[in-house]
């Protein structure tokens, strides 16, 4: 790097040191974090429990010793497709006293795509 399987609404640092402007994967649009210090590195702390290991009253449960991972916001949100009774905004047609039918937007939900992490294979 490619293929494949599983998971992604929960959880966990206002710690110390270095450094110094950016960061939230990429592009676009939002929104947000950041000199009361971003990203990154080191130390310590913590969460989780995918793989290994160990234990048990064992289709399961536990520990957290080893290998990873992770510690703002849902994978921060939307970009593609589908569904939706009523209500909302815009709009077209018909009708004409406020109604009917349709379209779009927003919204909610489901899915896809992409991504991340772990296990397996090459």
């Nucleotide at each position: 790097c490619u293929c494949u399987u599983a998971u992604c609404a929960a959880g966990a640092g206002a710690a110390g040191g270095g450094u110094g402007a950016g960061g939230g994967a990429a592009c676009c649009g939002g929104c947000c974090c950041g000199a009361u210090g971003a990203a990154c590195c080191c130390u310590c702390g913590g969460c989780a429990a995918c793989c290994g290991g160990c234990c048990c009253g064992a289709u399961g449960g536990g520990c957290a010793c080893g290998g990873u991972g992770c510690c703002a916001a849902g994978c921060c949100c939307g970009g593609c497709g589908g569904a939706u009774g009523a209500a909302u905004g815009g709009u077209g047609c018909g009708g004409u006293g406020u109604c009917g039918c349709g379209c779009c937007a927003a919204a909610u939900c489901c899915g896809a795509a992409g991504g991340a992490u772990a296990g397996g294979a090459g």
Background
The RNA shown here (SAM riboswitch aptamer (S box leader)) has 122 nucleotides and comes from a Candidatus Fermentithermobacillaceae bacterium. It was read from a public genome assembly, where an Rfam model found it. The coordinates come from a structure-prediction model, not an experiment, and the mean pLDDT is 83.